[in-house]
RNA sequence: UGCCCUCAACCGGGGUGCCCCAAGGGGGCUGAGACCAUACCCGUUGAACCUGAUCUGGAUAAUGCCGGCGAAGGGAGUUGCGCGCAUCAUGGC
Numbered sequence: 001u002g003c004c005c006u007c008a009a010c011c012g013g014g015g016u017g018c019c020c021c022a023a024g025g026g027g028g029c030u031g032a033g034a035c036c037a038u039a040c041c042c043g044u045u046g047a048a049c050c051u052g053a054u055c056u057g058g059a060u061a062a063u064g065c066c067g068g069c070g071a072a073g074g075g076a077g078u079u080g081c082g083c084g085c086a087u088c089a090u091g092g093c
Base pairs, nucleotide, nucleotide: 001086002085003084005082007080008079009078010077011043012042013041014040016037017029018028019027020026021025049074050073051072055068056067057066058065
């Protein structure tokens, strides 16, 4: 000096379903998140999330609840500390 990676800061992206009730609200299920919380997750190493999808197989009280689809197509970044690797320069032996 260059590259890779962890982490951090700032900035940005995203989802908010199913069932019951006396339904302004409360309760139950799954989950990181289902009160738009400032929280949670994700940011190219990209399954956070969207399309396909009023898809499909299996479960369930029901539901993207669990699989397939999925080596599919999209999808939001800069900087820095540090670790490691490589190269160069200088000095010493």
This is a predicted structure of a 93-nucleotide RNA (TPP riboswitch aptamer (THI element)) from Hoeflea poritis.
Lineage of the source: Bacteria > Pseudomonadota > Alphaproteobacteria > Rhizobiaceae > Allohoeflea.
Its Rfam family is "TPP riboswitch aptamer (THI element)". Rfam's curators write: Vitamin B(1) in its active form thiamin pyrophosphate (TPP) is an essential coenzyme that is synthesised by coupling of pyrimidine and thiazole moieties in bacteria.
The coordinates come from a structure-prediction model, not an experiment, and the mean pLDDT is 82.